[in-house]
This record gives sequence, C1' cells and structure tokens, in this order.
RNA sequence: GCCCCGUUCGUCUAGUGGCCCAGGACACCACCCUCUCAAGGUGGAGACAGGGGUUCGACUCCCCUACGGGGUACCA
Repeated sequence: GCCCCGUUCGUCUAGUGGCCCAGGACACCACCCUCUCAAGGUGGAGACAGGGGUUCGACUCCCCUACGGGGUACCA
C1' cells in the first nucleotide's frame, strides 16, 4: 500500500429498513425499607464515531473519513 472485520448510555450488551425520538444488566442519583450499612423495592438521568448518499422511512443498506483489530504484498 491492498483486503477483511468492528465502533450503540460510564462498562457489558439487544438491534438484521417501520414494532426504537433506541431496550436490558451492572454502576450512578433520589426515595422507600432498615437501629446503621449491605441486600432488596420504586423511580430517574445517561448512547447509535463524524459526514454524505439511497429510500416515503436508516442504528440497520451504500460511499468517504477517523479510530481499533486481523490478514497480505513489496523491502533488489
């Protein structure tokens, strides 16, 4: 250089064109419970890497960029 794969709340993850202005677990915050703490219960905040395209409609399909991982060629 070329090829392939990946990128979603703080972390791990669900998602396969409309059921998602995105769900769950842990963590975090508030309240309840408790003599106190932990555990438990209820509720809350929190993410689609960036840009463009296709489409009535995109987290999802295509292209570019960035980052990460893997493979491969050249190195006379």